[in-house]
Context: one part of a larger RNA
RNA sequence: UGUUCGUUAAGGAACUCGGCAAAAAAGCAGGUGUACCUUAGGUAUAUACCUUGCCCUUUUUUCUGAGAUUAUAUCAAAGGGAAAAAGGGCCGCAGCGAAAGACCUCUCCCGACUGUUUACCAAAAACUUAGGUCCGUGCUAAAGCGCAAGCUGAUGUAUACGGGCUGAUGCCUGGCCAGUGUCAGAAGGUCAAACCACUUGUCGCAAGAUAGGUGGCCAAGCCCUGAUGAACGCCGGCAGUAACUAUAACUGUCCUAUGGUAGCGAAAUUCCUUGUCGCGUAAGUUGCGACCCGCACGAAUGGCAUAACGAGUAGAGGACUGUCUUAACGAACAAGCCG
Repeated sequence: UGUUCGUUAAGGAACUCGGCAAAAAAGCAGGUGUACCUUAGGUAUAUACCUUGCCCUUUUUUCUGAGAUUAUAUCAAAGGGAAAAAGGGCCGCAGCGAAAGACCUCUCCCGACUGUUUACCAAAAACUUAGGUCCGUGCUAAAGCGCAAGCUGAUGUAUACGGGCUGAUGCCUGGCCAGUGUCAGAAGGUCAAACCACUUGUCGCAAGAUAGGUGGCCAAGCCCUGAUGAACGCCGGCAGUAACUAUAACUGUCCUAUGGUAGCGAAAUUCCUUGUCGCGUAAGUUGCGACCCGCACGAAUGGCAUAACGAGUAGAGGACUGUCUUAACGAACAAGCCG
């Protein structure tokens, strides 16, 4: 000096990105009692408070039970067993006397929950989930694997199976079909080869061969006509106006398929920004509550709220402490020396 431990005056988070680490409390035992909120189940061991050993006495309850009778169901002495209550006493610092064995509270965000995951830097707000919805599928099903035979789906049959999105629950889920996609559409336009008819050149005596031309017929597709958003997606600008000022319910105009509704909002989203105001602190770029000027929220790429849950994120408080002010002492093992 290091590793692992132990103790510490006064203070008690001043440490630090952050109470990381450590410390402390309680101890699923008995009793009392328990808030907000709530999906009425929970929250909850909420939080909080009391007790706990040994000896003696008394009382009560109960089991057994000699026996008694109003005799087949009751009562019940002594002794013994079990339990409870009250009172008195004894000892220790301490009575669940050792060991093992939750620290607690308040608030926000995200995800409903239990579960799953990057074997070896990520356990999460990611995945899944029940629930919701859309699309496909009538059975030799759709879908998938395979060259095929065949197999799964399924020894199932639309309350079934496959696929996409969302993700408990509650309240809801607005406008746009112009573009893209999908679906539907006995018309029309366009449209290949093949086929049919006619025909030209060359070769051949001919049969015919070969190279063309014109016309007809003509599938899907595309064009076209519609529908469709819990399909991919999208959801404006400028100017003026009220009897202080300011603002603009209102008006005009341009463009568009339609111009963002409810709800939320400096947000896991806000650049300017440490926005402004309030709360909390002596002091708060964080936090919470508001405001709305949303650079660039917004409704199943779901919106907002939400009890319970979380080794999740963020903020605050109590208790507690060598995290710190500020370091000191001790133990074991290393390190050092000898072998």
Predicted 3D model of a 339-nucleotide part of an RNA (large-subunit ribosomal RNA, domain IV) from a Candidatus Doudnabacteria bacterium. The RNAcentral record of the full RNA draws on ENA. Its Rfam family is "Bacterial large subunit ribosomal RNA". Rfam links the family to the GO terms structural constituent of ribosome and ribosome.